RNAcentral holds the full RNA, with entries from ENA. Small-subunit ribosomal RNA, central domain from an uncultured prokaryote, 350 nucleotides, folded computationally. Model confidence (mean pLDDT): 86 of 100. Rfam family: Bacterial small subunit ribosomal RNA.

[in-house]
Context: one part of a larger RNA
RNA sequence: UUGGGCGUAAAGAGUCCGUAGGUGGCUGAUCAAGUCUGCUGUUAAAGAGCGAGGCUUAACUUCGUCAAAGCAGUGGAAACUGAAGAGCUAGAGUGUAGUAGGGGCAGAGGGAAUUCCUGGUGUAGCGGUGAAAUGCGUAGAGAUCAGGAAGAACACCGGUGGCGAAAGCGCUCUGCUGGGCUACAACUGACACUGAGGGACGAAAGCUAGGGGAGCGAAUGGGAUUAGAUACCCCAGUAGUCCUAGCGGUAAACGAUGGAAACUAGGUGUGGCCUGUAUCGACCCGGGCCGUGCCGGAGCUAACGCGUUAAGUUUCCCGCCUGGGGAGUACGCACGCAAGUGUGAAACUC
Numbered sequence: 001u002u003g004g005g006c007g008u009a010a011a012g013a014g015u016c017c018g019u020a021g022g023u024g025g026c027u028g029a030u031c032a033a034g035u036c037u038g039c040u041g042u043u044a045a046a047g048a049g050c051g052a053g054g055c056u057u058a059a060c061u062u063c064g065u066c067a068a069a070g071c072a073g074u075g076g077a078a079a080c081u082g083a084a085g086a087g088c089u090a091g092a093g094u095g096u097a098g099u100a101g102g103g104g105c106a107g108a109g110g111g112a113a114u115u116c117c118u119g120g121u122g123u124a125g126c127g128g129u130g131a132a133a134u135g136c137g138u139a140g141a142g143a144u145c146a147g148g149a150a151g152a153a154c155a156c157c158g159g160u161g162g163c164g165a166a167a168g169c170g171c172u173c174u175g176c177u178g179g180g181c182u183a184c185a186a187c188u189g190a191c192a193c194u195g196a197g198g199g200a201c202g203a204a205a206g207c208u209a210g211g212g213g214a215g216c217g218a219a220u221g222g223g224a225u226u227a228g229a230u231a232c233c234c235c236a237g238u239a240g241u242c243c244u245a246g247c248g249g250u251a252a253a254c255g256a257u258g259g260a261a262a263c264u265a266g267g268u269g270u271g272g273c274c275u276g277u278a279u280c281g282a283c284c285c286g287g288g289c290c291g292u293g294c295c296g297g298a299g300c301u302a303a304c305g306c307g308u309u310a311a312g313u314u315u316c317c318c319g320c321c322u323g324g325g326g327a328g329u330a331c332g333c334a335c336g337c338a339a340g341u342g343u344g345a346a347a348c349u350c
Stems, first nucleotide, its partner, number of pairs: 003322004007304002012318001014201004021194003025088003030083002033081002035077009049065006091191001092188003095184005103177007110154001114150008125136002162169002206247006215241002220236004258317006266295011299306002323350003332343004
């Protein structure tokens, strides 16, 4: 609970698409549902309000009378909302010409390193640590040279630099493919924004099936350390990490900041496109749009800080919060192979 909020105190859904719904640009004409307004009816009596009267007064009681508001009917107004219709081009989309990019998918190729195998040289150590030991090595290790195999990741460039809705994306080449930005203003003519339900995507770990397995490495074994050491350190090492097809659907999924639009000082970097002056041309020096950083004014903020990429000033739509613990638990339901996920209390207690 008709209130106030959601960067850090509780609170923005992980992200996008989109149904219903809500909201919606400019111009003129029509209607009159909302809206405004006149009149009529009704809103019983009693009670309340106001003005009188009756009991000596009051309480009590009798009489008269009003307002506001609601509902219905009827007449009117037409600015705003709405409806149907006519136009417009500033929103949105299409087109044409360019352009940047680790955006996605698939195929092919490459070198460095690592490990292993084979062979050569060669001899007693190697490895590891705070120090050691386990371990490896005279059946020839480590070192070094040559050849071969395998898997995974792509040094430098590399950048608070780029792309993507987010998760995320980085060797090279090729094919297919999505989106963005800029310029022009040719076309459509409000086609828009948001989005309950719903759908799609969604790191890592995990699960199913089949491959693969170099390095790393939960678990596990051993060596140390220690009072102990189910750890930190060392030697090994399985699942996993990789690929294909599915499942799962969560993260400090973070900018801890939902999306869209408009407005409101600047300064300084950087990425993309267009352009002016100048020039043979490119720079230099400026201008416009889009992105990405830093600093900062007004304003905001409890403060920290934010500050045209707002946490400023406003509008629209959605999500969410309402003291701590109990508890993201129990129960129910749905989904899942399972793990579990989603939804999500109460008693009690402070």